[in-house]
RNA sequence: AGAGUUUGAUCCUGGCUCAGGACGAACGCUGGCGGCGUGCCUAACACAUGCAAGUCGAACGCGAACGGGGGGCAACCCCCUAGUAGAGUGGCGCACGGGUGAGUAACACGUGGGUAAUCUACCUUCGGGUGGGGUAUAACAGCUCGAAAGGGCUGCUAAUCCCGCAUAAGACCACAGGGGCUUCGGCCCCAGGGGCCAAAGCAGCAAUGCGCCUGAAGAUGAGCCCGCGGCCCAUCAGCUAGUUGGUGAGGUAACGGCCCACCAAGGCUCUGACGGGUAGCUGGUCUGAGAGGACGACCAGCCACACUGGGACUGGAACACGGCCCAGACUCCUACGGGAGGCAGCAGUGAGGAAUUUUGGACAAUGGGCGAAAGCCUGAUCCAGCAACGCCGCGUGGGUGAUGAAGGCCUUCGGGUUGUAAAGCCCUUUCGGGAGGAACGAGAAAGGACGGUACCUCCAGAAGAAGCACCGGCUAACUCCGUGCCAGCAGCCGCGGUAAGACGGAGGGUGCAAGCGUUGUCCGGAAUUACUGGGCGUAAAGCAGGUGCAGGCGGCUCGUUAUGUCGGGUGUGAAAUCCCAGGACUCAAUUCUGGAACUGCGCCCGAAACUGGCGAGCUUGAGUGCGGGAGGGGGUGGUGGAAUUCCCGGUGUAGAGGUGAAAUUCGUAGAUAUCGGGAGGAAUACCGGUGGCGAAGGCGACCACCUGGCCCGUAACUGACGCUCAGACCUGAAAGCGUGGGUAGCAAACGGAAUUAGAUACUCCGGUAGUCCACGCUGUAAACCAUGGACACUAGGUGUUGGGGGUAAUAACACCUUCAGUGCCGUAGCUAACGCGUUAAGUGUCCCGCCUGGGAAGUACGGCCGCAAGGCUAAAACUCAAAGGAAUUGACGGGGGCCCGCACAAGCGGUGGAGCAUGUGGCUCAAUUCGAUGCAACGCGAAGAACCUUACCAGGCCUUGACAUGCAUUGGACCGACGCUGAAAGGCGUCUUUCCCGCAAGGGACCGAUGCACAGGUGCUGCAUGGCUGUCGUCAGCUCGUGUCGUGAGAUGUUGCCUUAAGUGGCGCAACGAGCGCAACCCCUGUCCCUAGUUGCCAUCAUUCAGUUGGGCACUCUAGGGAGACAAACCUCUUUUAGAGGUGGGAAGGUGGGGAUGACGUCAAGUCAGGAUGGCCCUUACGGCCUGGGCUGCACACGUGCUACAAUGCCCGGUACAGAGGGAAGCGAAACCGCGAGGUGGAGCAAAUCCUAAAAACCGGGCCCAGUUCAGAUUGGAGUCUGCAACUCGACUCCAUGAAGCCGGAAUCGCUAGUAAUGGCGCAUCAGCUACGGCGCCGUGAAUACGUUCCCGGGCCUUGUACACACCGCCCGUCACGUCAUGAAAGCCGGUUUCGCCCGAAGUACGCUUGCCAACCGUUAAAAGAGGCGGCGUCCUAAGGUGAGGCUGGUGAUUGGGACGAAGUCGUAACAAGGUAGCCGUAGGGGAACCUGCGGCUG
Repeated sequence: AGAGUUUGAUCCUGGCUCAGGACGAACGCUGGCGGCGUGCCUAACACAUGCAAGUCGAACGCGAACGGGGGGCAACCCCCUAGUAGAGUGGCGCACGGGUGAGUAACACGUGGGUAAUCUACCUUCGGGUGGGGUAUAACAGCUCGAAAGGGCUGCUAAUCCCGCAUAAGACCACAGGGGCUUCGGCCCCAGGGGCCAAAGCAGCAAUGCGCCUGAAGAUGAGCCCGCGGCCCAUCAGCUAGUUGGUGAGGUAACGGCCCACCAAGGCUCUGACGGGUAGCUGGUCUGAGAGGACGACCAGCCACACUGGGACUGGAACACGGCCCAGACUCCUACGGGAGGCAGCAGUGAGGAAUUUUGGACAAUGGGCGAAAGCCUGAUCCAGCAACGCCGCGUGGGUGAUGAAGGCCUUCGGGUUGUAAAGCCCUUUCGGGAGGAACGAGAAAGGACGGUACCUCCAGAAGAAGCACCGGCUAACUCCGUGCCAGCAGCCGCGGUAAGACGGAGGGUGCAAGCGUUGUCCGGAAUUACUGGGCGUAAAGCAGGUGCAGGCGGCUCGUUAUGUCGGGUGUGAAAUCCCAGGACUCAAUUCUGGAACUGCGCCCGAAACUGGCGAGCUUGAGUGCGGGAGGGGGUGGUGGAAUUCCCGGUGUAGAGGUGAAAUUCGUAGAUAUCGGGAGGAAUACCGGUGGCGAAGGCGACCACCUGGCCCGUAACUGACGCUCAGACCUGAAAGCGUGGGUAGCAAACGGAAUUAGAUACUCCGGUAGUCCACGCUGUAAACCAUGGACACUAGGUGUUGGGGGUAAUAACACCUUCAGUGCCGUAGCUAACGCGUUAAGUGUCCCGCCUGGGAAGUACGGCCGCAAGGCUAAAACUCAAAGGAAUUGACGGGGGCCCGCACAAGCGGUGGAGCAUGUGGCUCAAUUCGAUGCAACGCGAAGAACCUUACCAGGCCUUGACAUGCAUUGGACCGACGCUGAAAGGCGUCUUUCCCGCAAGGGACCGAUGCACAGGUGCUGCAUGGCUGUCGUCAGCUCGUGUCGUGAGAUGUUGCCUUAAGUGGCGCAACGAGCGCAACCCCUGUCCCUAGUUGCCAUCAUUCAGUUGGGCACUCUAGGGAGACAAACCUCUUUUAGAGGUGGGAAGGUGGGGAUGACGUCAAGUCAGGAUGGCCCUUACGGCCUGGGCUGCACACGUGCUACAAUGCCCGGUACAGAGGGAAGCGAAACCGCGAGGUGGAGCAAAUCCUAAAAACCGGGCCCAGUUCAGAUUGGAGUCUGCAACUCGACUCCAUGAAGCCGGAAUCGCUAGUAAUGGCGCAUCAGCUACGGCGCCGUGAAUACGUUCCCGGGCCUUGUACACACCGCCCGUCACGUCAUGAAAGCCGGUUUCGCCCGAAGUACGCUUGCCAACCGUUAAAAGAGGCGGCGUCCUAAGGUGAGGCUGGUGAUUGGGACGAAGUCGUAACAAGGUAGCCGUAGGGGAACCUGCGGCUG
């Protein structure tokens, strides 16, 4: 520091995800030791049990017993125990310490101040004092109530308990004087007289000590007040009656509306009041480069709370965790009458939960309470226990050791790897174990929970101590097996459908390590809320437009001030933490000491540029005046002409209208057409223009009136008056709504006619709202320049509108120039690109609005507005890993342009109908083997299925095998012959027999047997493959190097113009070249020449039946070489060219004709059955052999063919003319036989020699339009040939039979010249043949092409695209089914909160009081009095009750839409002109996507 993921690829936008760090964690697997920390985050849920706050006899009065001793007969008494235990009175403490975070959005907290508005027990310092009296009461005793808890009555008594009195430095209260300070309220000091207020003793022989009272001060702690700071929601916008203030009284330690009475009517709020939600706050912690963000466990500070709610008492302090009273809920006890309780103290229990410990030890230390002290108490604390919960440290051994052992795994079978790893050998002993010793912490002595612990020494022995996750990319680490879209994985992308590095196992590897992973959460990455540090033309995002208050921002100069700002000083910023330095535990974690820091706040001093304030001025911003100007700017009234329609009349007659074509419709009752007249409404042709005006919406005939804004010129006036603008207000197309008019045309809805599978549409005929006017409402649009406003700056060119100036002699025109508008092009710059570019999307400043992934959704709920339609504001659950922008290359288009092709057209002949042949599908079958399946499978693999072939089926057999190699054992030559059985294969037997080397043993060759390795498989996978092939397509294309352009994918070149069959060539050009293709080179054919003449040929000579022979090689021909054609010549055209048109010559003329030749690639095209081959599968069978069957089966369907349907024919007879082939297990002549197939025969021929060997045509005759003298299927009979064998299942021949068929529906095929058509011939395969197929050959031999609109295919350029599996694409909505979340809903059930009323505990205060009472007063004594207790009442008030609301949650028959789901249904809306361009707003309609009207936009 980044990475993965949208695409075919690219750039951008944008979300999702990952790598890092952290944790009070939990879960899974695993687990040796120690140190230091940490440990209920959930139920502030309920709690058994024990403990957690007491202490003081030196404040006081009482005062046992057990036990021991003694006395007494005993009851009992006495002494010791002991003034002990114990309770009580009194004092101090219990308000600290400890826990928790429920509540609290608050002066609760933090920070800085204030208190002149305060208090402070114990402690410290200082001053003064402590005299003299009195009355009670608990304990106790007696009596008594109660189950208990607890009381009651009577009697006695003490004090440092309580109460008067005296004294009064001083405090306090009121009065009045002086001084000082002051925030002007008051405060402090000094002196005066008046009033009022104190005290307690105890110990000690004593000295004295400890106390007590009063005052001043300090210290500590606390109260109160203020500035500033720190959460979310505006779908919470208004809140408030003690409310805000005043006066007076009360209350408090103290200010205060804190409380009360009265008076006034205020107070708070968009700088967010009120309400709702959430939350203890902070130091800090985690993260981060920082700024920030998140958090607030442990430790520390503050606050709040103590079962829930209320209340006061005591006290210095409480409204009090282990106090009190009351109410409530809950639990417990009960004798049913009453009582008791409060772990959010430490342990512990239950419950909840994913989850959080021992009912431990000690007061030794630190600290706290009491005490004079000893001391007591202390679950604070110090320790120990449990838990890998965290951090840190250590160990599980070290060295050596290669036959690289065995085993495992992999393997190309060679080996590799595990791996120096192990074993073995040599060592060491940390930790753990055993034994011994033994601290610091502890002070002058004793006293240590931890603890016989740390630590030290010795002993034994490698001994007791390694796991977890991961290994497709991100991301470090790869193979095998299993599985087969299953099982499973998954953080994202995504893996798994038979070769899975992604699942599971294994081997190996990588990472970390007593841990490792997972899950959750936070920060980071995320510049993905952007202060640092983002955006808004098209990606999400500029409000529809304006006016403008608040707010924000603001020109030039001078002065002043000191708000911001800057500098210096000072106080504070607790400690801990973080950082630095040093120290202590062996190190580290941890801890100690010091420093720095704590970015903040306060105070003081200073500076004055900028900002702000105040004051004074200026004119350039802004405005005013004056002089001109243009304009569909707005409003009102009026006036025209053209056109449509309607009405009247005339002419006139059969149609008109409408469409792709029609029909509905109109018309003989006279339409349409045409002429004249009239009515009425709406809109204003031409001008008219990226021309004008307006803020936008918008505005268009002419005239008048009223009226807004703008521009130019001028420089007189004002003197910053400015810019922007949340809220607010105003305007706001069309549609729509209300009321009333109006209505010609048009036209949602609606009716009808068409189209169609349907047609709720597009088209047509009608037609109502509406469109128009007036008034009112609505408030939205693709309200768009998809671009907020203002100002300044930053090259130009060109057009146009309005004004000004100048040049020229006026004008028109022109030119130069300057303002204001409005367009185009373009520089720099910007931009993801497209593009923008002085009219910015450039460079800056200011202000406003808006955005933060897609969907759900501009929806729900709430609120506001509206008559309604609806508008504005505006979520969430859930769901997806994308959604998007621009550009690129393709592909596609019922887009465009150019151009090809038997593509269409023009023509000829076919197919589709018939019969047969053949292939296929289907069906059948024991099997009908397999493959090929649109073009590009279907007379295809198969150029030969009766057996064989043969792969299929049935049956019979074989098991190292029919075939290959090797080893071991064994026999023997091999070969050959024979017998039995059998359908054969096979089985069982018999006979004969070796060779080579070597002395021998033995070895070798060959054959067989047995055994082992192995063979074998047409078994599977063509989607694991090589190779080959088909197809687009013989189409003209496909690419590369370098350069250039572009961020990039890519582009350029290869585009353009001309040309060509051609990316063929020429020209141009940021390209220049090159490669694979094209063409040419090759073969055949067409002309000529040369060479050569047998088997070929024969002009001349001779000869014959015959080129038969002599002869010849001229010709034909053969087969080798050459010539020829190149747009070469001429004319024309184009710019010269490339080339084209024409002419001539030529055998051939524009690649002469044909062939071979098939670019980059596409179709997971075809082939595992041609052969090859990875993997998988079978192994007495999925291998092998044999016999027989099947591949030939037949209701059907299709393809390809043959033969026909006839007279351009058929039949009979006659007579010609080929080419290319083939031939030895072959072709086979003549001759003879047979009607014929064929037979006999065997000449000749390894072939230019012999054989095979022509037909149509032509000549003559017949047939006469007929299912025929056409056609030949089918069937019967008889044969021939091949073959081991023609039954299933061959071909051919003859005789007989003579079917369908009379030219073929929709549809469809071939062919452009020696072609189609037609005629025969040959060959391969092959014993024969189902060949009518295939491949070739020659004979005869046409027609037509205007042309490129259309169908199909293709090429190039261009355009659109939402396609890229690429239109056989993509994709929308209803409906049906399932799942999920959610809205509405009669209601139902909670929570919370407000208001009214009722009731009203405890308690303070106030009032009353006839009951009771020691202190004081009073008195001879009493009574009375003061005061208190009790009782009663009043105010307030918790809980409770009742009624009415607000907010919120849950649930709810039913219902609404939404999301998702593999293949459901209906259509085809969108993307191409998407087949009616699409989209926006609105309205109506419709199963649905949608359709239609009106206005708008171009995306």
Molecule: small-subunit ribosomal RNA
Organism: Deltaproteobacteria bacterium